[in-house]
RNA sequence: AGAGUUUGAUCCUGGCUCAGAACGAACGUUGGCGGCGUGGAUCAGGCAUGCAAGUCGAGCGACGCAGCAAUGCGGAGCGGCGAAAGGGGCAGUAAUGCAUGGGUAACCUACCCUGGGGAUCGGGAUAGCCACUCUAACGGGUGGGUAAGACCGGGCGAUCUGAGGCAAUCGCAUGAGGGCUUCAGCACAGUCAAGGCCACAGGAGGGGCUCAUGUCGUAUUAGCUAGUUGGUGGGGUAAAGGCCCACCAAGGCGAAGAUGCGUAGCGGGUGUGAGAGCACGACCCGCGUCACUGGCACUGAGACACUGGCCAGACUCCUACGGGAGGCUGCAGUCGAGGAUCUUCGGCAAUGGGGGCAACCCUGACCGAGCGACGCCGCGUGGACGACGAAGGCCUUCGGGUUGUAAAGUCCAAAGGUACCAAGGAAGACUGACUGAGGUACAGUAAGCACGGGCUAAGUUCGUGCCAGCAGCCGCGGUAAGACGAACCGUGCAAACGUUGUUCGGAAUCACUGGGCUUAAAGGGCGCGUAGGCGGGUCGGCACGUCUGAGGGUGAAAGACCACAGCUCAACUGUGGCAGGGCCCCGGAUACGGCGGAUCUAGAGGCAGGUAGGGGCCUGUGGAACACCAAGUGGAGCGGUGAAAUGCGUUGAGAUUUGGUGGAACUCCGGUGGCGAAGGCGACAGGCUGGACCUGAACUGACGCUGAGGCGCGAAAGCUAGGGGAGUGAACGGGAUUAGAUACCCCGGUAAUCCUAGCCCUAAACGAUGGGUACAAGGCGGUGGGCGACAUGGGCUCGCCGCCGAGGCGAAAGUGGCAGUACCCCGCCUGGGGAGUAUGGUCGCAAGGCUGAAACUCAAAGGAAUUGACGGGGGCUCACACAAGCGGUGGAGCAUGUGGCUUAAUUCGAGGCUACGCGAAGAACCUUAUCCUAGACUUGACAUGUGGGGGACAGUGGCGGAAACGUCACCUUCCCGCAAGGGACCGCUACACAGGUGCUGCAUGGCUGUCGUCAGCUCGUGUCGUGAGAUGUCGGGUUAAGUCCCAUAACGAGCGAAACCCCUGCUGUCAGUUGCAACCGCGAGGGCACUCUGACAGGACCGCCGGUGUCAAACCGGAGGAAGGUGGGGACGACGUCAAGUCAUCAUGGCCCUUACGUCUAGGGCUGCACACGUGCUACAAUGGUGUGAACAAAGGGAAGCCAAGACGCGAGUCGGAGCCAAGCCCAAAAAACACACCCCAGUUCAGAUUGAAGGCUGCAACUCGCCUUCAUGAAGUCGGAAUCGCUAGUACUCGCGUGUCAGCAACAACGCGGGGAAUGUGUUCCUGAGCCUUGUACACACCGCCCGUCAAGCCACGAAAGGGGAGGACAUCCGAAGUCGCACUGCGGUGUGCCGAAGAUGGACUCUCUGAUUGGGACUAAGUCGUAACAAGGUAACC
Repeated sequence: AGAGUUUGAUCCUGGCUCAGAACGAACGUUGGCGGCGUGGAUCAGGCAUGCAAGUCGAGCGACGCAGCAAUGCGGAGCGGCGAAAGGGGCAGUAAUGCAUGGGUAACCUACCCUGGGGAUCGGGAUAGCCACUCUAACGGGUGGGUAAGACCGGGCGAUCUGAGGCAAUCGCAUGAGGGCUUCAGCACAGUCAAGGCCACAGGAGGGGCUCAUGUCGUAUUAGCUAGUUGGUGGGGUAAAGGCCCACCAAGGCGAAGAUGCGUAGCGGGUGUGAGAGCACGACCCGCGUCACUGGCACUGAGACACUGGCCAGACUCCUACGGGAGGCUGCAGUCGAGGAUCUUCGGCAAUGGGGGCAACCCUGACCGAGCGACGCCGCGUGGACGACGAAGGCCUUCGGGUUGUAAAGUCCAAAGGUACCAAGGAAGACUGACUGAGGUACAGUAAGCACGGGCUAAGUUCGUGCCAGCAGCCGCGGUAAGACGAACCGUGCAAACGUUGUUCGGAAUCACUGGGCUUAAAGGGCGCGUAGGCGGGUCGGCACGUCUGAGGGUGAAAGACCACAGCUCAACUGUGGCAGGGCCCCGGAUACGGCGGAUCUAGAGGCAGGUAGGGGCCUGUGGAACACCAAGUGGAGCGGUGAAAUGCGUUGAGAUUUGGUGGAACUCCGGUGGCGAAGGCGACAGGCUGGACCUGAACUGACGCUGAGGCGCGAAAGCUAGGGGAGUGAACGGGAUUAGAUACCCCGGUAAUCCUAGCCCUAAACGAUGGGUACAAGGCGGUGGGCGACAUGGGCUCGCCGCCGAGGCGAAAGUGGCAGUACCCCGCCUGGGGAGUAUGGUCGCAAGGCUGAAACUCAAAGGAAUUGACGGGGGCUCACACAAGCGGUGGAGCAUGUGGCUUAAUUCGAGGCUACGCGAAGAACCUUAUCCUAGACUUGACAUGUGGGGGACAGUGGCGGAAACGUCACCUUCCCGCAAGGGACCGCUACACAGGUGCUGCAUGGCUGUCGUCAGCUCGUGUCGUGAGAUGUCGGGUUAAGUCCCAUAACGAGCGAAACCCCUGCUGUCAGUUGCAACCGCGAGGGCACUCUGACAGGACCGCCGGUGUCAAACCGGAGGAAGGUGGGGACGACGUCAAGUCAUCAUGGCCCUUACGUCUAGGGCUGCACACGUGCUACAAUGGUGUGAACAAAGGGAAGCCAAGACGCGAGUCGGAGCCAAGCCCAAAAAACACACCCCAGUUCAGAUUGAAGGCUGCAACUCGCCUUCAUGAAGUCGGAAUCGCUAGUACUCGCGUGUCAGCAACAACGCGGGGAAUGUGUUCCUGAGCCUUGUACACACCGCCCGUCAAGCCACGAAAGGGGAGGACAUCCGAAGUCGCACUGCGGUGUGCCGAAGAUGGACUCUCUGAUUGGGACUAAGUCGUAACAAGGUAACC
């Protein structure tokens, strides 16, 4: 000191959360020792038991005991002192308290200290005691008699007290003080002594009263007050005082918060914090207050009295039922309640207190011990050495790594504890609860807790599979989880560690220090103005603020801080010092503020003269338009819409003309032009009236600014009453649209809109920007004045309204005379939702307004900007995208693939485009799969290795069997070595292992599809921006192209495009056999010109010309050329997208199977068929069909092959065998075309499905389930609905040929080849897709997005509510205890009575709280219903 979390990313705002410290704590796990502290925070709830205040015989008299006595001891009672302290609690109390500082001229003070002084003479009782007596008890009664330092009277008497009088002095005042004088008032006993006693004066310490200042929340508490405020006179007190009383007056308090309500003991201090603050007030100290609850007085120096008294009440106990007793908030202890807080301990040794001359007694104050890891502090659980590193555990790429010098082992040390003895503590004597150095003895004994995804130090494996669970926030878990659980390892702290709760901090997140308000939350709708706050120049005065003084007093101690010291250290403690911001007093200063005085004119106001203006109110006037009415003309429509319809119209509309009536609004001018405080204001004229500006100057003299409350104004809609009502037009009716259409569109239409009077008082009342003053670059424009000049260009100056913009400011957008720099005043904000809701109050006729929460819930909600994506946004531009055109598909039959169905099985994959004649370029067996049925094998069909044992194995034949296989027989080795033996090979056995087309393409590699052959995608450096990012890549041209040019804060570069490569088109050169060939010859040979083959080379580059264009790039046209503007085609596919496809090509992580999910075999299936779809083939015919004749290719293939001639067969084919490893031979015929002939528009001489029969071929085998041939059969089909596909030239279309796979073939497929060979378009409105720029966005798994409301379900908190329960303090009335006071009486002990008076009773209000059938909305909850409101022009712009 910060960090996490809103986004795809960014900056900002803003909340939530975390890391720190602390605690009188509690809980969980664990737990060795000691020191010092600390421990009933809840029920101020109830309490058993013991103890917590007594003492004095040197005050007194009886009595008892001991003693012969003297005397001593004891102690009831009288008497004295004490018991008002000490100890406990924090209920009450917001001031009768506390803190700080004063006052007392308004007071008191026992014991203690000091000073001087005094102490005389008498008297009468009473308790105890004795006798009698009442009562259960507690407690009494009567009579007798006794003492005192108890009680009473008289006397002396002061500087003392009280009252009166006189004069000086002092004080702000009431007054004080002293002197003189008059009157009244006061003192015991005993003793040897000490001491005590009385009065006075003083001191110390302690109090009483009083004043100032400070001291929580709430205004959803705004008014409170009758002894109330004051006076006069009394009473009372130690003392002032309405403290009390009588009378008189009518005051007193309050927005600087009275009164009420809630909460709370206050301070020193404590916690935290950099501080300022914030929170707290345990322990310790000071003060207050309480003592079962309420009231009251007595005694006393002191009390209204914790362990005294009286009364009342509640509660508990005793009782003989008549009555009594009691008060732990003292120390222990107990019950209860609670998350939770101890021993019914020891001692007066120390310190302190009471009494006493003292000894001494008492002391749960206190000193100690006990219990609790509750806290702080300290110590220990050992130290050294010890392996290229044991075992075990965990991980592993199997090599190893790690646990880890850790252990074992060797050596060494001895802390701490317990028991006994006992030094010390204290200058000495006595006492010692407690602690305990040292010595001796004994025992080898002590580590856990939390965490390990990020924040936050520390990770691997296994298990689990959105389950179980974790979680402080973000978030983890749906089969590879570093986040769950476990293990190992690690990290942190350590006798503790975590969790929970609470406080402060971080949070500048209430901002005094130290925040904000255009758009994030936040400027009041606007003005006038009260209180308040703030306020111009000069002069002199006061000294209140302010400043100053090493001024004075106080600020208790403890604590904190510093220094030193004592316990071994520390915690703890002691001593000293500093500090203590405050308050009071004194002296000084007078700049500034304040106060009072004087003066000034720059602020403000006034005066005079002008100016502009939709400023306001009233009255009147005007024209256009509109509607209606009347009349004329006229004759079928009008009107309305996307298109229509409703509506109006032959009873005459609309249109048009004339006249009349009516209401509302004022076109043009008109303008980011004007005016007003805002709302707002627009024809013209008149009247009344407010403000502003300019100019002048000789007036006033700070009169100013702001403004809580208050008062006024305040669009539209709305309300009341009365008018008015043309047009428009909520509601409402109708017509359309639609799935619906309570809407958008159309036809009507009431309130309203208008006027008068009165309410309402809101708004996106906005510049989302309060008012005032001053200052801080400019430029341009508009508008209203003035100066000056006449050079009509312009210049200077004051006011207002705008635009651009430097610096600045700002999160940015922006702002820029303010949103800058400052000052003054007011208003307002503090996460989102709940909610501007509820409730209370108040205003309103109502509607509703103003004020205005909480529970609960979320981890965000937001602002600005960025990059994308998207839009039923825009611009530009492409593409067989459309259009133009040609041919198809969709209808039929068949083929093929798919879905579905079926099945024992119909193996699997592919699924919009980008699956569906796809994987499959060949499923009868094989292929072939965890496809099915059945039969078999288990180191295996296949690979490598090891051990054991054996021998060939193979092959042939027989038997069983469907086969695999089993079994029998026959036959049979090789290499090295003399041999033993070894090796190769084979099968047997055992073991490692093999094997899997089993799962996961969402764990992967590789390969592929698609966008897309689209023109894009990026980088380096620089620059701009806080940043994401931008720039470059935009702009102007141009291109097929981010192709090139120009321009340019960019300059370059890369991947793509192009080019390089292949085929093809032209030419040349070279080479020529198997090719070719004009010639000869039919055997070869010659020739290489041509064709051709195949190697090299040339050729095309906008190169040339003209035009256009920016002197460019390039485009258009032309020439030449085989080819012209990338000539045509191919290969080639950027960054990326689709978790696209493939684990079944292959490879591969993980998981799974292992006599089976492996392997072998037979048969079946993959070909099943009511159906549906895709892709094709063949057709429906005459541009055709059939027959006959006779031409012209290219590219391929061929040895388990292609197969010629010839022969046979109608044919498929067969026989045959030449040639060819192929420019040689063969497949091989090309077909359409062409020629001729027939057919004559028909289900046909079209079409060929289907079926029958007979054959051929391949193959072990054509039943399921092949192809072909011949004959026969001849189905649907006559050009195809909605819809849809391909193609821009050697293309479409059409015709045939070949090849791969392959024994054969379901091929009409796929891949190639050539023959014939078009039409149309020169356009970009629309559909689809794409590129660039721009715009909006609430989208970013990105429009297949996002998202709203009702309803339905569950759950939670809250409001209302007939009522019901409880609490509180007042008020009124009644009754009235104890008791003081007054009065009366008295036998002097008291009694009676009056006022007041606690508790109680009754009553009506008020406030708060709990509950309440039902009801209202609200929050939340993976996949419910209905629609589509908002975000894009969101499809009717949105919003108030």